[in-house]
RNA sequence: AGAGUUUGAUCCUGGCUCAGAACGAACGCUGGCGGCAUGCUUAACACAUGCAAGUCGAACGCUCCUUUAGCAUGAUUUUAGUGAACAUGGUAAUGGAGCGUGGCAGACGGGUGAGUAAAGUAUAGGAACGUGCCCUUUUGUUUGGAAUAACGCUUGGAAACGAGCGAUAAUACCAAAUAAGCCCUUAGGGGGAAAGGUUUACUGCGAAAGGAGCGGCCUAUAUCGGAUUAGGUAGUUGGUAGGGUAAGAGCUUACCAAGCCUAUGAUCUGUAGCUGAUCUGAGAGGAUGAUCAGCCACACUGGGACUGAGACACGGCCCAGACUCCUACGGGAGGCAGCAGUGGGGAAUAUUGGACAAUGGGGGAAACCCUGAUCCAGCGAUGCCGCGUGAGUGAAGAAGGCCUUCGGGUUGUAAAGCUCUUUUAACUGGGAAGAAUAUGACAGUACCAGAGGAAUAAGCACCGGCUAACUUCGUGCCAGCAGCCGCGGUAAUACGAAGGGUGCUAGCGUUGUUCGGAAUAACUGGGCGUAAAGGGCGUGUAGGUGGUUUGAGAAGUGAGAUGUGAAAUCCCUGGGCUUAACCUAGGAAUGGCAUUUCAUACUAGCAGACUAAGUGUGCGAGAGGGGAAAAUGGAAUGGCGAGUGGAGCAGUGAAAUGCGUUGAUAUUCGUUGGAACACCAGAGGCGAAGGCGAUUUUCUGGCUCGUAACAGACACUGAGGCGCGAAAGCGUGGGGAGCAAACAGGAUUAGAUACCCUGGUAGUCCACGCCGUAAACGAUGAUUGCUCGAUGUUGGUAGCGAAGGUUAUCAGUAUCAAAGCUAACGCGAUAAGCAAUCCGCCUGGGGAGUACGGUCGCGAGAUUAAAACUCAAAGGAAUUGACGGGGAUCCGCACAAGCGGUGGAGUAUGUGGUUUAAUUCGAGGCUACGCGAAGAACCUUACCAACCUUUGCAUGUAAACAGAGUUUCUCUGAGAGGAGAGAUGCAUUUAGUUGGGUUUAACACAGGUGCUGCAUGGCUGUCGUCAGUUCGUGUCGUGAGAUGUUGGGUUAAGUCCCGCAACGAACGAAACCCUUUUUGUUAGUUACCAGCACGUAAUGGUGGGGACUUUAGCAAGACUGCCGGUGACAAACCGGAGGAAGGUGGGGACGACGUCAAGUCAUCAUGGCCCUUAUAGGUUGGGCUACACACGUACUACAAUGGUAGUGACAGAAGGAAGCGAAGCUGCAAAGUGGAGCAAAACCUGGAAAAGCUGCCUCAGUUCGGAUUGUCCUCUGCAACUCGAGGGCAUGAAGUUGGAAUCGCUAGUAAUCGCAGAUCAGCAUGCUGCGGUGAAUACGUUCCCGGAUCUUGUACACACUGCCCGUCACGCCACGGAAGUUGGUUCUGCUUUAAAUAGGUGGUCUAACCCUUUUUUUGGGGGGGGAAGCCUAUCACAGUGGGGUCGAUGACUGGGGUGAAGUCGGAACAAGGUA
Repeated sequence: AGAGUUUGAUCCUGGCUCAGAACGAACGCUGGCGGCAUGCUUAACACAUGCAAGUCGAACGCUCCUUUAGCAUGAUUUUAGUGAACAUGGUAAUGGAGCGUGGCAGACGGGUGAGUAAAGUAUAGGAACGUGCCCUUUUGUUUGGAAUAACGCUUGGAAACGAGCGAUAAUACCAAAUAAGCCCUUAGGGGGAAAGGUUUACUGCGAAAGGAGCGGCCUAUAUCGGAUUAGGUAGUUGGUAGGGUAAGAGCUUACCAAGCCUAUGAUCUGUAGCUGAUCUGAGAGGAUGAUCAGCCACACUGGGACUGAGACACGGCCCAGACUCCUACGGGAGGCAGCAGUGGGGAAUAUUGGACAAUGGGGGAAACCCUGAUCCAGCGAUGCCGCGUGAGUGAAGAAGGCCUUCGGGUUGUAAAGCUCUUUUAACUGGGAAGAAUAUGACAGUACCAGAGGAAUAAGCACCGGCUAACUUCGUGCCAGCAGCCGCGGUAAUACGAAGGGUGCUAGCGUUGUUCGGAAUAACUGGGCGUAAAGGGCGUGUAGGUGGUUUGAGAAGUGAGAUGUGAAAUCCCUGGGCUUAACCUAGGAAUGGCAUUUCAUACUAGCAGACUAAGUGUGCGAGAGGGGAAAAUGGAAUGGCGAGUGGAGCAGUGAAAUGCGUUGAUAUUCGUUGGAACACCAGAGGCGAAGGCGAUUUUCUGGCUCGUAACAGACACUGAGGCGCGAAAGCGUGGGGAGCAAACAGGAUUAGAUACCCUGGUAGUCCACGCCGUAAACGAUGAUUGCUCGAUGUUGGUAGCGAAGGUUAUCAGUAUCAAAGCUAACGCGAUAAGCAAUCCGCCUGGGGAGUACGGUCGCGAGAUUAAAACUCAAAGGAAUUGACGGGGAUCCGCACAAGCGGUGGAGUAUGUGGUUUAAUUCGAGGCUACGCGAAGAACCUUACCAACCUUUGCAUGUAAACAGAGUUUCUCUGAGAGGAGAGAUGCAUUUAGUUGGGUUUAACACAGGUGCUGCAUGGCUGUCGUCAGUUCGUGUCGUGAGAUGUUGGGUUAAGUCCCGCAACGAACGAAACCCUUUUUGUUAGUUACCAGCACGUAAUGGUGGGGACUUUAGCAAGACUGCCGGUGACAAACCGGAGGAAGGUGGGGACGACGUCAAGUCAUCAUGGCCCUUAUAGGUUGGGCUACACACGUACUACAAUGGUAGUGACAGAAGGAAGCGAAGCUGCAAAGUGGAGCAAAACCUGGAAAAGCUGCCUCAGUUCGGAUUGUCCUCUGCAACUCGAGGGCAUGAAGUUGGAAUCGCUAGUAAUCGCAGAUCAGCAUGCUGCGGUGAAUACGUUCCCGGAUCUUGUACACACUGCCCGUCACGCCACGGAAGUUGGUUCUGCUUUAAAUAGGUGGUCUAACCCUUUUUUUGGGGGGGGAAGCCUAUCACAGUGGGGUCGAUGACUGGGGUGAAGUCGGAACAAGGUA
């Protein structure tokens, strides 16, 4: 950094796809070790169990236990006795456990991302606040009092938990005192504190001030999508007053005002925690917000407050709700989005582990306790990083595998073998740092040492292109693959397997997602004439942009400084783990924001000035189908009236419908009505566009030129808005001649709801009002400036000139063209060039300009405008072909002009079909069908039936052999075959031997007319003997390609000439070759015979001859060479001369590049596949010869240009030895007999026929025609039954010239006549040749067919037998509508109010303080305060009514998409047959 994919190919546009990187991933296969990270992305679903927040005895009371001390009492034991021991009860002390009061902490730490588009977050600021613990400073810490829990007794309840009475302590609670400072204040004054503890060293407590850190509040900016969400808001915006808060504030209440937000997007709605950062990217950007860190929000759901420095509180409280659990049914308990763990969900995510050793947190003076924070371990290849699975040597290139052209190649130095090493794993031993002093969960871990042994350790994907890597087998559009293009229908590098290879490697692939590539949303960095895309046009609001100049300020802008931009991350340089990942130190960076200082060119704002220019006004001229209204006019069409006239008119490709004897059409005159305005008229004029065309008048808009008097930037563009806006259509009222949707009729047609014709209503016209769209197009938005030329034209002005005219300039309009641009076409001062400003629009094709929603409209409908789904294209321009019911030119027996046929008959032959045991196979428009087949009775023969054979015809190996082999015969059989008997008995070498032959055995193999002509070679057909097809170099084009090869002539011809960015060349054409036509020469035998001679009844019979004919060698000849004309002074053509022949003389062979997957595997050859006692081989018989029928090709005819009988002349070419076969003889004949001659210019086939001459037949189914049939023969052949040919006699069918249609032929041709040959035993009406007789016609190229060249259109390229559209029918898919049904969310009215808070409160209850009272004063009464209850206000849940909105579903219904071979038509692409 690009690549694949639209096409036959090309360039472009444009989408789709791939290669890269990444991940909290998942799945498949595989799996050795370690380090470091990381691990519920889904159900903010529900949770069993354990743990996660406690601590303080140096605040306090009580209970119990331990130990100690001393006191009192008791009885017992002991002692002489005191005493001692023991027990009990107080007291004091020590240690521990428990209960409670009290203090601090449970607002941190930990989790999650539901909500939240702002009450959040990020950045930068601000002022009206609070603050426990901590730090600093000042100061105080006095005197009293009343209770209460634990506890005891009684008692309720299943439990949870209480109730009553009684007792008690404090750093708990209350009162008083004091007040520097503090707070309030009407400035006089008023108000309010404290707590002690203890080990005597401290610590705590109160008040006040300050600090640090933390928190509350406010502002600016930034912060996703939807306008198919455009208006929202009543405490709403502001003010005053009261209240409230720690604090500002409509935070709250009352009153007053009517504001406030919004196109720079309010409101509504969907989605979403935000950030540092992470991933990607060259960057700009895009996507993301796991782990780590900051902030926020939440803690089963909703509401609420309490306590407190801090909460409206995850492991606190109250209430309501759902759910779960316990229950004795009365009532209670609970909240893992803490750590583990369970169920569930899911493609998917770990242990109910250890320790507080470290770091940190809470409590405590401390010891210490607590800490699922944390540190560790466990599990998982989830990721990143590192290491290993061995190293060296080793060619007999082992075996095996695979391939093979069978030679070999490859796996492959790979293995084995030999020599080494021991990382890792496992084993043994030692053994840390982490710990500042003690304390180590990790852990006997990291690490170190030792011994042994290659030992413990390789997979996954891919191999058609993109994309590195190829073969064999299997399969046979099946099975399957596939990211895109696409593979697979019998030779698959694409499926599956194997061998081999490539890539990565403890991983490898797949799937998903994100960025990239994608300049495919384009700021960097795209476009809009034709590919998607300029609004139909104007006016103008907001907005954006804007002429010259001065000043001051400094908003933008530039420079500096300061603050901030948390840490981590990224980057750089170091350091630490053996390295790396990882960790860590410092730096840089954090593009930003804010504050401040300076600068003032530019831009904006402010103040002023200018006018040459932008713009406007004035003045003087000008052109015009610009607009509106009124009036007027003539031509034409139609109607009506009258006249003339008399049979048709009209219409078409042709007709018909229609009109007309009731008088049409035609013609003359008159009259009426409506619409449109010929000529002028033009690529011309005007208008913003739509559009505007007779004439005149009135009113009116814009434009141009000239001038430079006035104003002084007043300008450009323009989202919304407003206006105009063809045709058609709609409403109301008129009008209506012509034209003419709909409709009717007539034609056409397979049909014809069309095209054509005859009619004809809306409409077209007018007035007023709607509609608001068009290929509203220059498919080209508006404005401004700049950038060679040429030519025309409209309007104006100026100069020159006598004039025609010309020059300059302004404003239009048009053609060509330079530079430049463009994918090309093309554009080119009227830009699609070079620039500037503003607006509109586009982002693959289809679905679809459709649905839904909104707006507008009377409606039709317009406008705005999606998605699901589906395809890998859709498209633009140009190129080469092919094609056209496009054009031009030309050719051909292509048509025309002629001659003769086919199609009708009979027969022959081939084919189809049918039949059959088989009717073997192939050939199928032209280019199959008298074709392969130049010849099926057997054979051929491939087919069928039956019967036989199994290494067979060849080669190789081994053994044997004269028993081989040859030959004769018998039996049996349809034959092949089978059984048997007899005769004979290899060659060669000195010899061993060698060679041939045969048999046997086993295996390799033979054999196959079995399949594939779509695996092939070779050969062939056809276009077509048509004139074409290409190449090298050069040039043009981005390219495919073009040029050459086109053009002007000419030719049979790309034949030749000329011209030309081409110059040359090749394959074809032509020529060279054969034959034929003329002549010469040479040579004469078998041919010939003029002259000479001989001879015969006659004959070149003979001698001779070389003249002639002829044979066959060699030459000559014809070349547009000569003349005239035409043409361009060319090529060439026309005519002529000469010549046997004249313009390639006639004929043949010869067939370019290619096309048809044309034909042939059955001529032959051949790959692959198939059969191998059979799909091979042999034999007999049958079949290929069938026969209702259809077609092709021929023969014979239908007759008098003939038939028949007789007579009778003239060829060429070919063949002949298992052959041709003469004469003669026999037979009516086929033929037989005969056997002369001939291996051929000699003999034979062999006496050509038609023609000619003569006779008869006389127009008939005949003296035409000969089929068919009967019978008798001949020939060939083992054999003529199926199934040959021929002859004689007899028989005597159809057929009287052939429908539609169709074939051949242009001169020695057609037509007609016979002859020969190949094949062949025999068998042509076929085929191939040969000669005889011997015509007619061609004006010409309009048409049919085929072909060639140029050009044009194309949506075709398998190329018109192309492509392709729509309905209908069927399957599938998604979507819309729909009576309704159902759910979410939200608004609003009303009802109800739980807990709570605030306020109120007659009555009830009540320790402290105050007052008062007096009987027992621990009492009574009152005040103040408090509690429960009750009431009011606010309010959650709930109930109910009405809306909005979004889903789900819905009988039926609508269109859409899609689907190898359905139906009907034939709309589009060519003039697509009606552009």
About this RNA:
Small-subunit ribosomal RNA from a metagenome, 1475 nucleotides, folded computationally. The RNAcentral record of the sequence draws on SILVA.